This is a predicted structure of a 1685-nucleotide part of an RNA (large-subunit ribosomal RNA, half A) from a mouse gut metagenome. Model confidence (mean pLDDT): 81 of 100.

Context: one part of a larger RNA
RNA sequence: GGCACAUGAAGGAUGCCUAGGCUCCUGGAGGCGAAGAAGGACGUGACAAGCUGCGAAAAGCCGCGGGGAAUGGCAAAUACAUAUUGAUCCGCGGAUGUCCGAAUGGGGCAACCCGAUACGUGCGAGCGUAUCACCGUGCAGAGCACGGGGCAAACCCGGGGAACUGAAACAUCUCAGUACCCGGAGGAAGAGAAAACAAAAGUGAUUGCGCAAGUAGUGGCGAGCGAACGCGCAGGAGCCCAAACCGGCAUUGUCGAGGCAAUGACCGGGGUUGUAGGACCGCCAAUAAAUUUGAGAAACAAUGGUAGGAGAAGCGUCUGGAAAGGCGCACCGCAGAGGGUGAAAGUCCCGUACCCGAAACCGUUGCGAUUGAAGAGGCGGCACCUGAGUAGCGCGGAACACGAGAAAUUCUGCGUGAACCAGCGGGGACCAUCCCGUAAGGCUAAAUACUUCCAGGAGACCGAUAGCGAACCAGUACCGUGAGGGAAAGGUGAAAAGAACCUCGAACAGAGGAGUGAAAUAGACCCUGAAAUCAUGUGCCUACAAGCGGUCGGAGCCACUCAGUGUGGUGACGGCGUGCCUUUUGCAUAAUGAACCUACGAGUCACCGUUGCCGGCGAGGCUAAGCGCUGUAAGGCGCGGAGCCGAAGCGAAAGCGAGUCAGAAUAUGGCGAGAUAUAGUCGGCAGUGGUGGACGCGAAACCAAGUGAUCUACCCUUGGGCAGGUUGAAGGUGGGGUAACACCCACUGGAGGACCGAACCGGUAAGCGUUGAAAAGCUUUCGGAUGACCUGAGGGUAGGAGUGAAAGGCCAAUCAAACUUGGAGAUAGCUCGUACUCCCCGAAAUGCAUUUAGGUGCAGCCUCGGGCGAAUUACCGUGGAGGUAGAGCGACUGAUAGGAUGCGAGGGCUUCACCGCCUAUCAAGUCCUGACAAACUCCGAAUGCCACGGCAACAUACCCGGGAGUGAGGGCGUGGGUGCUAAGGUCCACGUCCGAGAGAGGAACAACUCAGACCACCGUCCAAGGCCCCCAAAUACGGGCUAAGUUGAAGACAAUAACGAGGUGGGAUUGCAUAGACAGCUAGGAUGUUGGCUUGGAAGCAGCCAUUCAUUUGAAGAGUGCGUAACAGCUCACUAGUCGAGUGAUCCCGCAUGGAUAAUAAUCGGGCAUAAGUCCGUUGCCGAAGACGUGGAACUGUAGCGUAAUGCUAUGGUUGGUAGGGGAGCAUUCCGCAGGCCGCAGAAGGUCGAUCGCGAGGUCGGCUGGAGGUACCGGAAAAGCAAAUGUAGGUAUAAGUAACGAUAAGGAGGGCGAGAAACCCUCCCGCCGUAAGACCAAGGGUUCCUGAUCAACGCUAAUCGGAUCAGGGUAAGUCGGGACCUAAGGCUACGCCGCAAGGCCAGGCCGAUGGACAAACAGUAAACAUUCUGUUACUCGAUCACGGAGCGAUGUGGAGACGGAGAAGUGACACAUCCGCGCACUGACGGAAUAGUGCGUUGAAGCGCGUAGGUAAUGGAGGGGCAGGCAAAUCCACCCUUUCAGCUGAAACGCGACAGUACCGAGCGCCCCCGGGCAAUCGGAUAGCGAUGGUAAUCAGGCUCCCGAGAAAAUCCGCUAAGCAUAUCCGCGGUCGACCCGUACCGUAAACCGACACAGGUGGUCGGGUAGAACAUACCAAGGCGCUC
Repeated sequence: GGCACAUGAAGGAUGCCUAGGCUCCUGGAGGCGAAGAAGGACGUGACAAGCUGCGAAAAGCCGCGGGGAAUGGCAAAUACAUAUUGAUCCGCGGAUGUCCGAAUGGGGCAACCCGAUACGUGCGAGCGUAUCACCGUGCAGAGCACGGGGCAAACCCGGGGAACUGAAACAUCUCAGUACCCGGAGGAAGAGAAAACAAAAGUGAUUGCGCAAGUAGUGGCGAGCGAACGCGCAGGAGCCCAAACCGGCAUUGUCGAGGCAAUGACCGGGGUUGUAGGACCGCCAAUAAAUUUGAGAAACAAUGGUAGGAGAAGCGUCUGGAAAGGCGCACCGCAGAGGGUGAAAGUCCCGUACCCGAAACCGUUGCGAUUGAAGAGGCGGCACCUGAGUAGCGCGGAACACGAGAAAUUCUGCGUGAACCAGCGGGGACCAUCCCGUAAGGCUAAAUACUUCCAGGAGACCGAUAGCGAACCAGUACCGUGAGGGAAAGGUGAAAAGAACCUCGAACAGAGGAGUGAAAUAGACCCUGAAAUCAUGUGCCUACAAGCGGUCGGAGCCACUCAGUGUGGUGACGGCGUGCCUUUUGCAUAAUGAACCUACGAGUCACCGUUGCCGGCGAGGCUAAGCGCUGUAAGGCGCGGAGCCGAAGCGAAAGCGAGUCAGAAUAUGGCGAGAUAUAGUCGGCAGUGGUGGACGCGAAACCAAGUGAUCUACCCUUGGGCAGGUUGAAGGUGGGGUAACACCCACUGGAGGACCGAACCGGUAAGCGUUGAAAAGCUUUCGGAUGACCUGAGGGUAGGAGUGAAAGGCCAAUCAAACUUGGAGAUAGCUCGUACUCCCCGAAAUGCAUUUAGGUGCAGCCUCGGGCGAAUUACCGUGGAGGUAGAGCGACUGAUAGGAUGCGAGGGCUUCACCGCCUAUCAAGUCCUGACAAACUCCGAAUGCCACGGCAACAUACCCGGGAGUGAGGGCGUGGGUGCUAAGGUCCACGUCCGAGAGAGGAACAACUCAGACCACCGUCCAAGGCCCCCAAAUACGGGCUAAGUUGAAGACAAUAACGAGGUGGGAUUGCAUAGACAGCUAGGAUGUUGGCUUGGAAGCAGCCAUUCAUUUGAAGAGUGCGUAACAGCUCACUAGUCGAGUGAUCCCGCAUGGAUAAUAAUCGGGCAUAAGUCCGUUGCCGAAGACGUGGAACUGUAGCGUAAUGCUAUGGUUGGUAGGGGAGCAUUCCGCAGGCCGCAGAAGGUCGAUCGCGAGGUCGGCUGGAGGUACCGGAAAAGCAAAUGUAGGUAUAAGUAACGAUAAGGAGGGCGAGAAACCCUCCCGCCGUAAGACCAAGGGUUCCUGAUCAACGCUAAUCGGAUCAGGGUAAGUCGGGACCUAAGGCUACGCCGCAAGGCCAGGCCGAUGGACAAACAGUAAACAUUCUGUUACUCGAUCACGGAGCGAUGUGGAGACGGAGAAGUGACACAUCCGCGCACUGACGGAAUAGUGCGUUGAAGCGCGUAGGUAAUGGAGGGGCAGGCAAAUCCACCCUUUCAGCUGAAACGCGACAGUACCGAGCGCCCCCGGGCAAUCGGAUAGCGAUGGUAAUCAGGCUCCCGAGAAAAUCCGCUAAGCAUAUCCGCGGUCGACCCGUACCGUAAACCGACACAGGUGGUCGGGUAGAACAUACCAAGGCGCUC
């Protein structure tokens, strides 16, 4: 270390439970709000953080009623109270009710700030009470009254109105008038009393339900959309104006003043309809009633609601911790619903059935004082009235089921425009007849829709990953700027009896005892307590061993034992063996997914079809809505026949009908009837289709409404910033120069999108970083740095929009269209995933079509049911059709090689011309030889195909119907196309296998060989292939070959080849050879001649030529090579000698050889020469899941028996299997049976074991557990997980690994403490020092100070802390803000515009980043100080006194009041240096003391004075200029300048101001954390209104120059108006008064923004010394730090 067992830890599954949900039913209620809502903020308790309650009268106050003993909420304890004189508690009524919120006096950043008026009160500041918004309506009169506003779940009506999607694309269309926005109302809303339907018959407002009907229609006639009439029900209800006419009133006109007429948003009477009605006139009747109907106070009554009361009946015993359980004996019941009680209770408790009850308030009903309303007839006449910019029409739209259509009907934006009852509208274009109705005014209950809320009830709903997001202090924590998003988290026990006491320990941590309890392994992290994971103990095994870790065999050891051939644990050694899922032609694949465990996690439901099965009834079957009855009711029973399907068809239809249609027809044909044979319909269940999200998860997107400019882009307003150094433009002055300019020189001057370079802004290059320090940084380097610069604060612009010096950049870490929510479960022909068992059958990857090619439809192939009944298939026989393979081409078409011949043609020669000759030129035809074709055939198979007959079977085919899947195929063989007669290529055809097929062989290896696995066997025989060993079987037999360890040892295709080689074996043919071959050795190899030519030379041997000659020879080339400049030289051919027997050549065959060449060492290995290689032959054996044998299972055929049957017997056959079809079962949850049965003598769950079943699973036993479980038979489903980069939780691995966040740095001693590297003190060291110091603003919100604590937080430890707990701390007339002002901008009475919501805006208000505005120094203090204290000031107001005066504003005038750059001056204080002075201290060696060091040597605001300077606004004077003052001008005006006054004004100076003070030393005494602190008192010098340097502030709103020409208002100073002048204003003095908010602390950071105690970011001010130009840089001071391992 492995396996096993045991015991634990960890974790929180499972079981049980439920306090909470979910879905409904019945009834109620259907609103709340200016009498201040909903919702909040802040308070409120003896102590009080949260929740609840309540509101300064504050967990409450008062009254009435109920109730009857304890009470002060959740929520304990302490303290203190209340209560039988009736508390707490419950109900009803009342009181109080801060602030915000419609929010309403004004404002505003909700819960805050600021007012006005009246009254009251107080010395007063002040306080109290009331009132004060806007809009509408009415009455009218600056007013009054009433109403409105806002909130709320759905339902309702109206105004606007999408898109995804569907149409397999898309535009009309659809989704859909949906989502969404807006307006409005009610308990319902809307609709509603016919200008309606209908059709020769009639109905009689509207609404809802069931039918009609998925019909008629509509519709790119696509997808889809989809009525009405009529019938059955629920409910039921009808009315009022306008007008005619009469009158009143008012106005006007007219008038003869009597009237008359006209007009009217006026009033009364009258009147209200279609067989017309009414007015008016006449007549008749009648004469105010009959009748109908409504509202309705108080009281009363009835009945309900809001508290309640009463309510029967059990004991004993046993077990047990406990009885309700068991046993025994009783009782009640109009009550045996339910819950509780220590387990399971009719009789213990609460309840239940039944009965009863209200001072008060409320609902309903009745009665009802009273008060209305309606309300009339008949006949005749007459022709007055009966809804006008209307109906209609045209154009453009919309609604109607109806998309412009033949399009009626309804609505109307624009235009046009009637009739008048003898009228008008409608009846689906239109016209006629007929019928129905009477528009252009209005009201109207019920039946219907919905449920935020209250009460009661229910569930074959959930049970803590479920059920609401939320069982728990949840719309919380947390995230986000915001809209918005949005969790996790239940259980001790019957009872806290919640562990006294002891021990260990620093410990209130934790542990061990003790004790409680039935149980403590129920101990608060608490019921049960699974798994992953981690330990400890014991048994066996393990250190030469190699692996999908199992399986089969198996020695040894251990334990148990009923002692057996037993059981269990371990497992040396051996055989075999490449996970699961998905997707694929094919996966161990190095293709996908999964770290592991647990829980959760996907074909459901509704409606409509269709098929099958089961059941009811049957030529019929069934009801729907609704209604009735019902003591137990979401039930049951009955009624209801409206309607639907069927019983008859045919036809386009009229129509006819067992027929009908076509047709002239009786013909003929189609579809039916008939014949065998009319069978349907309703319900249940199952399969499947359609419509719905439709098996689950998953887009990118589209649209609607909102939220965002705290990031960033641009813009607006108002502020701020830029060390230092350099250059030296224009202009100016002086000089020179010119006729005058120009120009030149010097000085001055100080321009610039100028230069160098810090801050600041940026981001060039490299490195680092890359699970970072950082979701963009760090280091070094680099760019800009007076400008188109940078930056703060406040504002504006918003999503197809903004903004953009433009990159598609930016718009909150998101941008070729932000974010949030909704439509929404968009759609996804795509990917992934899709869960228990067994049995039967079992595919496809093809054809046709397709905006189709990875999808789909039809067909093919599979399955199941029914029918038919051998129709199928194989083989044999017989008979057929055919044009492939092959073959052939003197048989066609076409192509074609060589030769012969050669028509003809070309070329050449010749020639006077003709003739002719030649020709490796082309070439017809013919002959000889040879040879080709998918689209050639004189021919022509095999196989296949068709038909008939025979034979075989338990096999099949075919037809109808339900359900599929498949429509990516692949390898191999054969025949072809294509390609290169390439491909593991591609496309067809036939076959086969893989796919979906295991086994054997092939080393391994889907498809190659063999062979088709129902299960078991330590049986037998064979196949392919093997038999030396690994490794089962021959070291078998006979005969050859090979020598490479061979592409030898199986590769046919297919592992090479061309080509090469005296490899070797065999065969054939043919030379030479005893007349001596072949090879070797010896010798020769000559002469003409250096052949000729060529050449510088060429002599056998550069080259050319040749009748390559000839001679001598045994033989010898005008030369086979080497060689030379050329010769020479060496060789060869050839010859002789020697030797002595075979030796050459060519061809064929076998095996070998070179050629030879790929990536791990790669015949598996050893090995093989007498083979274990190879070839030929022979005999045995091995070898599979094949075959056989034995036993068993399931399915099925046949036969027999027998049935309720799927039963039994016999005998055959079958049983590989993916997609897929069919069949039979198991388990889980819930329901009925069940008031039953099992259960504390122990349920469920957990955990081990035994046993049964083919299996899913079942049963039994032990332990744990401690209260539930549920048989059989049925029913219903949230009904089975290994995978979805699944969801949630838990736990591993890597791993005790990386890391511990600037490399500015620590060390020592001491202290506290259980404990010290880090805390405290001291010393030394180091770092920053234009900061890493100090002060403000934002932002944060107690982090500040003190004490205590160390679980967690702090990247380690911690005694420490920005952590935890407790207590404390922020003091203002003058500081900042408000009670003052205005900018950008925002809001907005008026006004304008717009479907609505809303938009714009004058004036006004709000709004600082600006303007205005009064305090300084010293001290104190744990924590605050311009705030407290001391001193000294100032501002405003009130009042009093004095003095003076035209005072007076929202009007008006002035001022306020403004840019950039540059230069010069002034310069206090602070600061620095030097000197002087005062005090203290100072050196071992080691002196010096006239020295050195340190500290001090000082002072504000304010008041006075009013200087330098300035002067924009005033006046006087002097000088100069001068183009105006109509000529002139010395004058005026104007310009320049000087001066004075005035105004302004730093500085200086005086006061303030206080010396024995500050400061230093000593120090009684007290306190103490031992460091120190407080401190009486004493002592000391008798301490400078010194000098220098130097600049920011100031003077200064100054000066100069420049061009881009540089806020507003208030305060302030004048002036007047109304008015006042007893007032009012000014000055001085006295007295008094002065409100609200902020104030702690951090603030370049550990407290802000960055998820962090984060190397980042963050506006302004001060910022010392030395060196230096400098805020650069370096080192230091004050001060702060050493960056939490």